A computed fold for a 1476-nucleotide RNA from a metagenome, annotated as small-subunit ribosomal RNA. Rfam family: Bacterial small subunit ribosomal RNA. Its family is annotated with structural constituent of ribosome and ribosome in the Gene Ontology. Model confidence (mean pLDDT): 83 of 100.
RNA sequence: AGAGUUUGAUCCUGGCUCAGGACGAACGCUAGCGGCAGGCCUAACACAUGCAAGUCGAGCGGUAACAGUUCCUUCGGGAAGCUGACGAGUGGCGCACGGGUGCGUAACGCGUAUACGACCUACCCUUUAGCGGGGGAUAGCCCGGAGAAAUCCGGAUUAAUACCGCAUAGUUUUGCUGGUACACAUGUAUCUGGUAAAUAAAGAUUUAUCACUAAAGGAUGGGUAUGCGUCCCAUUAGGUAGUUGGUGAGGUAACGGCUCACCAAGCCAACGAUGGGUAGCUGGUCUGAGAGGAUGAUCAGCCACACGGGCACUGAGACACGGGCCCGACUCCUACGGGAGGCAGCAGUGAGGAAUAUUGGACAAUGGGCGAAAGCCUGAUCCAGCCAUGCCGCGUGCAGGAAGACGGCCCUCUGGGUUGUAAACUGCUUUUAUCAGGGAAUAAAGAUGUGCUAUAUGCAGAUUCGCAGGUACCUGAAGAAUAAGCACCGGCUAACUACGUGCCAGCAGCCGCGGUAAUACGCAGGGUGCAAGCGUUGUCCGGAUUUAUUGGGUUUAAAGGGUGCGCAGGCGGCGUACUAAGUUAGUAGUUAAAGACAGCGGCUUAACCGUUGCGCGGCUAUUAAAACUGGUAUGCUUGAGUGUGUCAGAGGAAAUUAGAAUGCGUGGUGUAGCGGUGAAGUGCAUAGAUAUCACGCAGAAUACCGAUUGCGAAGGCAGAUUUCUAUGACAUAACAGACGCUGAGGCACGAAAGCGUGGGGAGCGAACAGGAUUAGAUACCCUGGUAGUCCACGCUGUAAACGAUGAUCACUAGGUGUUCGGACUUCGGUCUGAGUGCCCAAGCGAAAGCGAUAAGUGAUCCACCUGGGGAGUACGUUCGCAAGAAUGAAACUCAAAGGAAUUGACGGGGGCCCGCACAAGCGGUGGAGCAUGUGGUUUAAUUCGAUGAUACGCGAGGAACCUUACCUGGGCUACAAUGCCUCUGCUGGUCCCUGAAAGGGGAUGUUCCUUCGGGACAGAGUGCAAGGUGCUGCAUGGUUGUCGUCAGCUCGUGCCGUGAGGUGUUGGGUUAAGUCCCGCAACGAGCGCAACCCCUAUCUUUAGUUGCCAGCAUGUAAUGAUGGGGACUCUAAAGAGACUGCCUCCGCAAGGAGUGAGGAAGGCGGGGACGACGUCAAAUCAUCAUGGCCCUUACGCCCAGGGCGACACACGUGCUACAAUGGACGGUACAACGGGUAGCGAACCUGCGAAGGUAAGCCAAUCUCUAAAAGCCGUUCUCAGUUCGGAUUGGAGUCUGCAACUCGACUCCAUGAAGUCGGAAUCGCUAGUAAUCGCAGAUCAGCCAUGCUGCGGUGAAUACGUUCCCGGGCCUUGUACACACCGCCCGUCAAGCCAUGGAAGCUGGGGGUACCUGAAGUCGAUGUAAAAACUCGCCUAGGGUAAAACUAGUAACUGGGGCUAAGUCGUAACAAGGUA
Repeated sequence: AGAGUUUGAUCCUGGCUCAGGACGAACGCUAGCGGCAGGCCUAACACAUGCAAGUCGAGCGGUAACAGUUCCUUCGGGAAGCUGACGAGUGGCGCACGGGUGCGUAACGCGUAUACGACCUACCCUUUAGCGGGGGAUAGCCCGGAGAAAUCCGGAUUAAUACCGCAUAGUUUUGCUGGUACACAUGUAUCUGGUAAAUAAAGAUUUAUCACUAAAGGAUGGGUAUGCGUCCCAUUAGGUAGUUGGUGAGGUAACGGCUCACCAAGCCAACGAUGGGUAGCUGGUCUGAGAGGAUGAUCAGCCACACGGGCACUGAGACACGGGCCCGACUCCUACGGGAGGCAGCAGUGAGGAAUAUUGGACAAUGGGCGAAAGCCUGAUCCAGCCAUGCCGCGUGCAGGAAGACGGCCCUCUGGGUUGUAAACUGCUUUUAUCAGGGAAUAAAGAUGUGCUAUAUGCAGAUUCGCAGGUACCUGAAGAAUAAGCACCGGCUAACUACGUGCCAGCAGCCGCGGUAAUACGCAGGGUGCAAGCGUUGUCCGGAUUUAUUGGGUUUAAAGGGUGCGCAGGCGGCGUACUAAGUUAGUAGUUAAAGACAGCGGCUUAACCGUUGCGCGGCUAUUAAAACUGGUAUGCUUGAGUGUGUCAGAGGAAAUUAGAAUGCGUGGUGUAGCGGUGAAGUGCAUAGAUAUCACGCAGAAUACCGAUUGCGAAGGCAGAUUUCUAUGACAUAACAGACGCUGAGGCACGAAAGCGUGGGGAGCGAACAGGAUUAGAUACCCUGGUAGUCCACGCUGUAAACGAUGAUCACUAGGUGUUCGGACUUCGGUCUGAGUGCCCAAGCGAAAGCGAUAAGUGAUCCACCUGGGGAGUACGUUCGCAAGAAUGAAACUCAAAGGAAUUGACGGGGGCCCGCACAAGCGGUGGAGCAUGUGGUUUAAUUCGAUGAUACGCGAGGAACCUUACCUGGGCUACAAUGCCUCUGCUGGUCCCUGAAAGGGGAUGUUCCUUCGGGACAGAGUGCAAGGUGCUGCAUGGUUGUCGUCAGCUCGUGCCGUGAGGUGUUGGGUUAAGUCCCGCAACGAGCGCAACCCCUAUCUUUAGUUGCCAGCAUGUAAUGAUGGGGACUCUAAAGAGACUGCCUCCGCAAGGAGUGAGGAAGGCGGGGACGACGUCAAAUCAUCAUGGCCCUUACGCCCAGGGCGACACACGUGCUACAAUGGACGGUACAACGGGUAGCGAACCUGCGAAGGUAAGCCAAUCUCUAAAAGCCGUUCUCAGUUCGGAUUGGAGUCUGCAACUCGACUCCAUGAAGUCGGAAUCGCUAGUAAUCGCAGAUCAGCCAUGCUGCGGUGAAUACGUUCCCGGGCCUUGUACACACCGCCCGUCAAGCCAUGGAAGCUGGGGGUACCUGAAGUCGAUGUAAAAACUCGCCUAGGGUAAAACUAGUAACUGGGGCUAAGUCGUAACAAGGUA
């Protein structure tokens, strides 16, 4: 010091969360020792038991107990206060300290600083003076009595340092009355002023003293008063009658309404009175860089309280914690008549609670009370006990030690890594714990002896007194021996793997993990952090500049009041003089101690403790300064204002008036429609509309001018004229002289809608009605139409009242318009003041943007904001006729909500462009039958996969067995295959039994090669490696489809931007093309495009066999058959050729156009291969490979049979047709690509035929498949379910094959179904294409092939064009989308949960008011010679009655709100969101 979290990414705003420190803590796990601290935060709840305040015999009368002494004795004992002592009593001092607690208290309670000229102070200190002489009682003791007890009553007798007179009195007190000095508000001191009156005393003793009385002073402790400071709520705004003051009196230690009588009517309050809530205050403590914030345990100061409340007494001091009286509540005792009690002292108990200790020791020390003292008392205190509650310290060993052991864990697993020098083992040490021994300081004083001596309570020395404690500490012994856990390991945040689990169980501080490969759950190994502790929870500060004084903001993120005027308040121009309140400087006092900080020191160190020192700041006093602020006085003119002159304007109010339009009325012309819409209908119209003309009436609004204009504080203001009225600007510098700015409350104004009363009402037009639209349409559209809109008066007081930008003043480059003034002018214009616009420098801003009209730089004042929702809601209050407005929360809930900009995607946004995309055409599909695939259904099984485009004649380019993965049944378990090792010699052939086969059993028989080692092959054995078409294509590789052969996708450097990102790649042209050209903060480059490759179209060269045959020969019935030939075709290798190269036109260029030329081919010649970055978690684990998981006498393997071929049905793809452009028959012509030895098979023979038999040739430019078909030439059929069509079925066969039943193809004969061109809809194709015709091949024994892949033959039509449908590309725009429109998202209703408002009523609480009653007690009265008692009165705690207010809880019912994977209805918003 920061970090995580809003987004696809970015910057900003903004909240939430984390890392730090702290604690009187608690909880979980764990625990060796010591030191020092701390320890009921809750029930100021109730308390058993013990202790916590006594002491003095040197005040007194005395003698109950104990001891001693003396005497007596019946030996049991008794007597004597005689002695030590001392119960009870009397008297003195103390008990007001010490100790506890924090209820109350928002207060002079506390803190700080002052004052007392308004006061008191026992014991202590100093000084002065005194202490004479009397008296009467009383407790105790004794006697008697009442009572259960507590306790009380009567009688007799007695003492004092108890009590009461008398004497003395100078200073004391009081009254009256003087002088002087000094201060000063009332006074003080002094002159021992004067005078009158009043008041003292106590003794004890060891004779040293100690007590006692009076007075003065000091010290100490208190009392009182005052300035300043001291929490929250204004949804608490008025409070107060002894209240404020005066006079007099009373009272007090003392001032004072403290109390009373009378008089006056004040006093407090927005600088927050009064009321309500909460709370002891401070030194300090925690945190923080600080300023601050939070807090007030322990220690210390003050205050308050002592069961709740009231009251006084005693006393120096109390209205008294362990005193008293009374009332109340509670507890206890009782003989029922009465009594007793107060742990918020120390322990302890119960209760409450998450939670807080021993019914300990000692007065040895420190301190306190009493005492002359010894001493006694002291739960103050000092110690000990319990508790890791905290802080601090120590230890749990150190060194060596690699076979890197065993074990664990992990892995790529014959091995490696890690745990890990860790262990074992060797050597060393012994803190701590254990045992043994020694052993303190804390002690000074006092006491008892002794000695000295100035004979003093002096000095010296000896003995004695220690709770803690046989403790700390020291020494020794043995032995690594007695001692490590907790949390975490996805990011923040240091630390990673395996297994289990499978949106389950669970985790989580925030973000978020978990749905079969989880570093996030659980466990293990390993690691990280801290360590006798570690984590969790809670609370506070910090981070948070997230309340901002230091140190924030307000155009769009939350936030400028709708506007003005203006009281208080805040701030304020230029001089001079004075002052000294603020301010500044110096000095003095204070700010207790402790704490904090610094130095030094003491415990072995530290914590802890001791000692010394230092502030800052605050308050008070004093001295000084006079710049600034303030104050007083006096000036000035520039701020502000006034005057004069000249102008400006939809500024305001009232009245009058004008024309156009609209509607209505009357009349005329005129006839069938008008009107309205996307299209219609409702509506109007033959009773004459609409249209048109004339006249009249009514209300409202003012075209053109008109604008980017003007005016006004804002709202707002528009025909013209008049009247009244306000404002502003400029010029001038006559007047006056800071008169100013802002402005909480307050007052005024304030669009539209709305409300009240009365008018008015043409048009428009909420509500309403009707018509349409629609799934619906309570809307959008249409036809009507009321309130309203208009006027007058009154109310409301709000708007996106917006420039989303408060007012005022000053300053800070320019450019260009415009309105109203002024000056100058060469008449072009220039300068200047005040407004109103645009573009911009600097600067600012998150950016967009703002930019002299600031959102820049400064100053003053006001208003407002502090995450989103809940909510501008509830309650309360104020205003309002109402509607409502203003003020304005909380519970609860979320981790975001938001601003600006970026890249995409999308739009029922825009522009440009392309494609058999549409259009123009040709032919199909959809209807029929059949083939084939799919769905569905069925089944023992109908194996599996592919499913919009991009599945469906697809994987499959060959399912009768096999294939085969499926089903049924029969079998096998190291095995169907392979490798290595050992052994055997078989295997094979033939035969037999069983069986459906596989398999099982048996017989015969004894293999081949050899380099003689062995090998091949088979079987057996053994071990290692099995096997799986089981799952996951969402773990993968590879391969593939699609967008799309679309023209795009990117990079380097530079530049721009805070950044995401942009630029380049956009623009202007052009192209099939990001193709090329031009321009340009870009310049280049890559993957794509194109080209390079193949086929094809032309030519050349080379080469001619199996191909070819022009010419020359030979030969045949005929044939390149033969000799020969290379010309041609062809074959197959190499080349040429095409590039807008040439011409004309257009164009800057690129390029385009042309029936141009040339050329076989012309503008990419045609076709193919070739598929950028990427998208669809697209397809495939069943081609193959592969991670993980699963099965192992089975999910593996073998076999037979069945199934994949089922069939009500639905869909896709095809074939054949429906016929005459045809069918049938006969004749006849012309291909190319290919295949062939388990093969193609000529030819001949047989068969109607499929085919069979014999058999030549051919491993192929040689032989063969091989017939090409449509075509052409004839004949026939004549429009029909046919001589069309061939399904279906019957019969007979052929071929393949172990085998054609399920389930093959083909042939022949017979049979002869549907179908007469196909609804909605839909597909292909732009030229050698569509259409049509046949041929070949792969797979293959055969074939369900009408499929697929190729080949050639014949060979069209059409394209105006880009509006529309689909898909795509580029630019731009909007966006609340980014899983990206198949997006996002709103509201009602339904369900569950949560908090909350209202509410008849019910139940509490505190306080006030009025009245009644009224204890104790003070005071007063009465009483008395005087007292006391009795009696009376005032006040009052408490009790009661009554009405009302406040506040809290609860509540039938009720209102909205929030939250909750998959409910209902619609689709309001985001794109022009489909009505902005």